This is a predicted structure of a 73-nucleotide RNA (transfer RNA) from a Candidatus Pacearchaeota archaeon.
RNA sequence: GCCCCCAUAGUUCAGAGGCCAAGAAUGCAGCCCUUUCAAGGCUGUGACCCGAGUUCGAAUCUCGGUGGGGGCG
Numbered sequence: 001g002c003c004c005c006c007a008u009a010g011u012u013c014a015g016a017g018g019c020c021a022a023g024a025a026u027g028c029a030g031c032c033c034u035u036u037c038a039a040g041g042c043u044g045u046g047a048c049c050c051g052a053g054u055u056c057g058a059a060u061c062u063c064g065g066u067g068g069g070g071g072c073g
Base pairs, nucleotide, nucleotide: 001072002071003070004069005068006067007066010026011025012024013023018056027045028044029043030042031041032040049065050064051063052062053061
């Protein structure tokens, strides 16, 4: 330098154009339970990497950028 893949809660993932006020697990906070802790139950918390485009409508499709991973030279 060229090519491919990936980017979503603190963390690990789901999502494939409208059914999504973006979901689950875990974490964190509060409450219940318990002599206490753990486990368990309930409630809360919090995210689509950035910009542009297509579309009535984009986390999802297209382009560019950024970051990460891999391959070739």

The sequence was found in a public genome assembly. NCBI's taxonomy places the organism under Archaea, Nanobdellati, Candidatus Pacearchaeota.